[in-house]
The RNA shown here (Bacterial large signal recognition particle RNA) has 269 nucleotides and comes from a Candidatus Entotheonellaceae bacterium. The gene name in the source record is ffs. Its Rfam family is "Bacterial large signal recognition particle RNA". Rfam's curators write: The signal recognition particle (SRP) is a universally conserved ribonucleoprotein involved in the co-translational targeting of proteins to membranes. It is annotated as a non-coding RNA gene.
RNA sequence: UCGUGCUAGGUGGGGAGGUAGCGGUGCCCUGUAACCCGCAAACCGCUAUAGCGGGACGGAAUUCCCACUGCUAAGGCUCAACCAAGCUGAAUUGUCCUCUUAGGAAAGGCGUUGACGAUUGGGUCCUGUGCAGCGGAGUGUUGUGAACCCGGUCAGGUCCGGAAGGAAGCAGCCGUAAGCAAAGAUCUCCGGGUGCCGCAGGAGUGCCUGAUUCGAGCUGGACAUAAGAUGUGAGGUUCUUCCUUGGUAAGUCAAGGCUGGGUGCACGG
Repeated sequence: UCGUGCUAGGUGGGGAGGUAGCGGUGCCCUGUAACCCGCAAACCGCUAUAGCGGGACGGAAUUCCCACUGCUAAGGCUCAACCAAGCUGAAUUGUCCUCUUAGGAAAGGCGUUGACGAUUGGGUCCUGUGCAGCGGAGUGUUGUGAACCCGGUCAGGUCCGGAAGGAAGCAGCCGUAAGCAAAGAUCUCCGGGUGCCGCAGGAGUGCCUGAUUCGAGCUGGACAUAAGAUGUGAGGUUCUUCCUUGGUAAGUCAAGGCUGGGUGCACGG
C1' cells in the first nucleotide's frame, strides 16, 4: 500500500415542556440517509458510562469521534427593551348626518276660457219651527161578534080577562156594544242619528261655490348658501393600561452544511 474477514462506535438530530437529573412516547422545528417489534404522560425505563428488552443492516471511513482553542446557519426560547399595526377606552373637531331660523330656488301642475287678492251672497255647522216621509197608536171602513144579565120583531108556548082584547117573553131572524180580524184611503196624536225640502235666528273663514272688481301670477319644493343648536351618531386627529400580531436589538440553546484534526484487530500479497 492492496485484498479478505472481524470488532468499537453507527442506523437521525434539536427546541420547549416535564423531571432531583437523563432519555423515551406526546407537541414543535429541520429533513429523507433519517431500520423493525414491544413498553409508555397525573406515564415508561434508567442513574453523570443516565431509555429498557429482542432482532436486522452497513461497518474503520464522503458513513465513526472531536472542535466557545473554526466558519456559516434553519428554527426555538427569554425580556415586554424599542418600533409599527390591531383590539379596547378616552378626549377633541372650521367635516358629514339630524333639527331650527333666514332669505334663494329646479323639474312638474294651474292660470287672460282670468292667478292671487278685495267686497258680497249662498251651502256645509248649531238651535227652533213648518212640511214630507218612516214607525207606532187612535178615529174611520169592511167582516165577525151576546143561550141569559143589549135593542127591534117576536112562531110555539105561558099569564090576565066571562068575552072582546091585552101583557111578559124563549128559540129563530135582523141589527148592535165590548172584543177579535183584515187591508188601502181620510183625519188626529206620539216618536226619530229620516230628508240633494221650506222659514227664522245664531255661529264662522275650516272647506266648497256664485256675482262684482283688480290685472299676472299662484302652487310646488329636488337642491344649494349663511347662522345657530344637538348627540349612546358617522368620519378625521391625538393619547392609550392590559392583550394579540409582525419586525429590530441583546442573550441563550441549536439541526444541517463547509473546513480542520483524530481513530482499531486478524490473515494474506